Predicted 3D model of a 72-nucleotide RNA (transfer RNA) from a Saprospiraceae bacterium. Lineage of the source: Bacteria > Bacteroidota > Saprospiria > Saprospirales > Saprospiraceae. Model confidence (mean pLDDT): 81 of 100. Rfam family: tRNA. By type it is a transfer RNA.
Parts: sequence; C1' cells; structure tokens
RNA sequence: UUCAGAGUAGCUCAAGGGUUGAGCAGUGGACUGUUAAUCCAUUGGUUGUGAGUUCGAAUCUCACCUCUGGAG
Repeated sequence: UUCAGAGUAGCUCAAGGGUUGAGCAGUGGACUGUUAAUCCAUUGGUUGUGAGUUCGAAUCUCACCUCUGGAG
C1' cells in the first nucleotide's frame, strides 16, 4: 500500500429492516448460627464516528477511526 474480518451493557456474545436481549458481573431482597451456594426482583446501551436510503436502520449504502489476519 492492498484485501478480508471484527467493533452492541463493566466482561463474553446474540439479534441480519419493525419494542436492542441472554449469561456472567453489580445492586436490593429471601434462605441461615455465619459465610458460600441457591432462589426472586432490579440497575446498566449515543449499537466505534459522521452522512445517505427507508414510513422505520444495530441491520442496507458510502467515508473515516480502532483492532485482528492474509498478500506485498
């Protein structure tokens, strides 16, 4: 320089145009001699940034940024 992939909750990941979700973590509660474990409830999101298409974009298009890999 070029090609491909990835970027969504604190972490690991779903959702592939129609209410952004699960597990773990966090918080509160139940349980008990106490802790752990277990159970219930609950908080937490500018979907990397900016523009475009659309009635509607995490999703499609373009540019840019970061990371990973291939080629040179």